[in-house]
Molecule: transfer RNA
Organism: Luteolibacter marinus
Formats: sequence, C1' cells, structure tokens
RNA sequence: ACGGAAGUAGCUCAAUUGGUAGAGUAGUGGUCUCCAAAACCAUUGGUUGUGGGUUCGAGUCCCUCCUUCCGUG
Repeated sequence: ACGGAAGUAGCUCAAUUGGUAGAGUAGUGGUCUCCAAAACCAUUGGUUGUGGGUUCGAGUCCCUCCUUCCGUG
C1' cells in the first nucleotide's frame, strides 16, 4: 500500500428480508439466613465507534473517517 472481518449496556453477546434496542453477567434493593454465600424476586444502566446520505421509518442500506484483528506483498 492492497484485500477481508469486527465495533450495540461496566463485561460477553443477540436483534429472524428496514418497523417499540434485548439476554446473560455485573451493580442496587428485597426475601431467605445467627451472619454470609448460594438460590429466588424486583430494579438501574444504551447518542448502536465518528460524521453525513437514502427512507414515512436505519443497529440493519450507501459514502467518509477512526480504532482493533487477520491476510497478501
């Protein structure tokens, strides 16, 4: 330099051809217990990497840039 993949909650990951952004774990509160752990219940948490475009509507489609990883030379 060129080609490819990934970027979504603190962390690991979903989101079925564009139609209300979710789960597990973690955090907080509660039940239980002599106390704690475990278990169970409830609850909090997101500018979907940046900036634009298309569309009635974008995590999803298009363009630009950034970061990480893999490959070719």